[in-house]
This is a predicted structure of a 72-nucleotide RNA (transfer RNA) from Talaromyces islandicus.
RNA sequence: UCCGAAAUGGUGUAAUGGUCAACAUCGCUGUCUCUCACACAGCAGCUCGGGGUUCGAUUCCCCGUUUCGGAG
Numbered sequence: 001u002c003c004g005a006a007a008u009g010g011u012g013u014a015a016u017g018g019u020c021a022a023c024a025u026c027g028c029u030g031u032c033u034c035u036c037a038c039a040c041a042g043c044a045g046c047u048c049g050g051g052g053u054u055c056g057a058u059u060c061c062c063c064g065u066u067u068c069g070g071a072g
Base pairs, nucleotide, nucleotide: 001071002070003069004068005067006066007065010025011024012023013022018055027043028042029041030040031039048064049063050062051061052060
């Protein structure tokens, strides 16, 4: 320099053009317990940035950033 892939709650991962963006874990609250833990119930928290297409974009397209892999 070129090619490809990835980026989603604090962390690890789903989702596929139509939302309440889901699961696990962590955190907080409550119930239970003498207390803690466990268990149960609930709450909070997320789509890398910008632009485009579309009635509608996390999803499709372009540019950028970062990371990973490959070629030279």
Record summary:
Rfam family: tRNA. By type it is a transfer RNA. Its mean pLDDT, the model's own confidence on a scale to 100, is 80.